This is a predicted structure of a 110-nucleotide RNA (SAM riboswitch aptamer (S box leader)) from an Actinomycetes bacterium. Model confidence (mean pLDDT): 79 of 100. Rfam family: SAM riboswitch aptamer (S box leader). Gene Ontology term of the family: regulation of gene expression. The source organism's lineage runs through Bacteria, Bacillati, Actinomycetota and Actinomycetes. The model forms 96% of the base pairs in the Rfam consensus.

[in-house]
RNA sequence: CCAUCAUCCAGAGCGGCUGAGGGACGGGCCCGAUGACGCCGCGGCAACCAGUGCCCGAAUGGCUCGAGAAGAGCCACGGGGACCAGGUGCCAAUGCCCGACCGAUGAGGA
Numbered sequence: 001c002c003a004u005c006a007u008c009c010a011g012a013g014c015g016g017c018u019g020a021g022g023g024a025c026g027g028g029c030c031c032g033a034u035g036a037c038g039c040c041g042c043g044g045c046a047a048c049c050a051g052u053g054c055c056c057g058a059a060u061g062g063c064u065c066g067a068g069a070a071g072a073g074c075c076a077c078g079g080g081g082a083c084c085a086g087g088u089g090c091c092a093a094u095g096c097c098c099g100a101c102c103g104a105u106g107a108g109g110a
Base pairs, nucleotide, nucleotide: 002109004107005106006105007104008103013042014041015040016039017038021031022030023029025099026098027097028096043091044090045089047088048087049086051083052082054080055079056078057077060076061075062074063073064072065071095102
């Protein structure tokens, strides 16, 4: 850089530096010298990617008990939630709204 899959109406501060634009793009509408955006320090949030318990679930598969095609238990499988690790990510407004060959983040991959 490219495509694929998933998610994007919840959540998240304080200080320092800088100094005029910023919210990707167009049109709106907002934020900004009461200092935005950006960078740094500390802090936080919890979307994805590990792990460990717990709960629920029909069918299927495997194993065990069982006389048994009864029943029960365990494992695999799917879902939920709790704890928790670091890697990214994020900490105005529903991705701010609409539009568009749209954008962002994560995962595995070429």